This is a predicted structure of a 346-nucleotide part of an RNA (small-subunit ribosomal RNA, central domain) from an uncultured organism. Its mean pLDDT, the model's own confidence on a scale to 100, is 86. The RNAcentral record of the full RNA draws on ENA, Greengenes and SILVA.

[in-house]
Context: one part of a larger RNA
RNA sequence: UUGGGUUUAAAGGGUGCGCAGGCGGGAUAGUAAGUCAGUGGUGAAAGCCUACAGCUCAACUGUAGAAUUGCCAUUGAUACUGUUAUUCUUGAGUACAGUUGAAGUGGGCGGAAUGUGUUGUGUAGCGGUGAAAUGCAUAGAUAUGACACAGAACUCCGAUCGCGAAGGCAGCUCACUAAACUGUAACUGACGCUCAUGCACGAAAGCGUGGGGAGCGAACAGGAUUAGAUACCCUGGUAGUCCACGCUGUAAACGAUGAUCACUCGCUGUUGGCGAUAUACUGUCAGUGGCUGAGCGAAAGCAUUAAGUGAUCCACCUGGGGAGUACGAUCGCAAGGUUGAAACUC
Numbered sequence: 001u002u003g004g005g006u007u008u009a010a011a012g013g014g015u016g017c018g019c020a021g022g023c024g025g026g027a028u029a030g031u032a033a034g035u036c037a038g039u040g041g042u043g044a045a046a047g048c049c050u051a052c053a054g055c056u057c058a059a060c061u062g063u064a065g066a067a068u069u070g071c072c073a074u075u076g077a078u079a080c081u082g083u084u085a086u087u088c089u090u091g092a093g094u095a096c097a098g099u100u101g102a103a104g105u106g107g108g109c110g111g112a113a114u115g116u117g118u119u120g121u122g123u124a125g126c127g128g129u130g131a132a133a134u135g136c137a138u139a140g141a142u143a144u145g146a147c148a149c150a151g152a153a154c155u156c157c158g159a160u161c162g163c164g165a166a167g168g169c170a171g172c173u174c175a176c177u178a179a180a181c182u183g184u185a186a187c188u189g190a191c192g193c194u195c196a197u198g199c200a201c202g203a204a205a206g207c208g209u210g211g212g213g214a215g216c217g218a219a220c221a222g223g224a225u226u227a228g229a230u231a232c233c234c235u236g237g238u239a240g241u242c243c244a245c246g247c248u249g250u251a252a253a254c255g256a257u258g259a260u261c262a263c264u265c266g267c268u269g270u271u272g273g274c275g276a277u278a279u280a281c282u283g284u285c286a287g288u289g290g291c292u293g294a295g296c297g298a299a300a301g302c303a304u305u306a307a308g309u310g311a312u313c314c315a316c317c318u319g320g321g322g323a324g325u326a327c328g329a330u331c332g333c334a335a336g337g338u339u340g341a342a343a344c345u346c
Base pairs, nucleotide, nucleotide: 004317005316006315007300008299012314014201015200016199017198021194022193023192025088026087027086028085029084030083031082033081034080035077036076037075038074039073040072041071042070049065050064051063052062053061054060091191092188093187094186095184096183097182098181099180100179103177104176105175106174107173108172109171110154114150115149116148117147118146119145120144121143125136126135162169163168206247207246208245209244210243211242215241216240220236221235222234223233258313259312260311261310262309263308266291267290268289269288270287271286272285273284274283295302296301319346320345321344328339329338330337331336
């Protein structure tokens, strides 16, 4: 390289947008670049191969042929691909009419709980555990009322529910922004798919500057447990968790399953529409679940939301360790990220 693979054995990029590139619906006509056929030229000789011949044979040598799979020119063919022109509507998009949702951004508001402060009642314990102790408390705690303040999160509804490209998104409300689906079939007329590099987004933790700080809580301190206990349990508690702006760019970023298109038995729930209609019931489109058949699979299992049958494009894999390490490059304030070996060893 060919071939083979990527749910779980090595292997799908965290996700999207998208330039180049690759691939691309139906019809007609032209062209003839790719493609196919013929002819001519060239493709040195020797060698290889085949046939015959010469040395008594062979090696060796000679003669002829074939081969030289290529290149150039020319004459044709026109199905397919390309290209040019015209055209079509089913792919794609637009318009109009509806519908839907925890989709996003910013603002306003709400109640419960928790903590704290002030104050009232009230008196000796409270708290915590397997049991305790540290801790808090006669300077009046815990408990129970009133008032005030603070920050964070939104009980029930709530669901195999919904939305979003993914990360993710949940009190109520307003403004702005985006999307999907359904119906009509009015408009455009292949405008499409995928996408190396690139750009954007990207949980938590972490970093920078400035705020904020109720609860929780790495580190840390103390009390226990224990042979020890740098832990598990308890009492405290800093960073952090929250907000604004900027960085970081990673996760079991998982469906461990790339995107798009077409095709292939059924049964049963559910979400959003539409048609018929009377509310049943049934049909249909888009999602989201369960079960099962063919088929596939090493099996577990998957099974119209495929891991089935095919097509296009991208990414990735090639024994374990060494190692996601070293070196170099590059990004970053740093932490570190990305790219990514070898010796050696089994």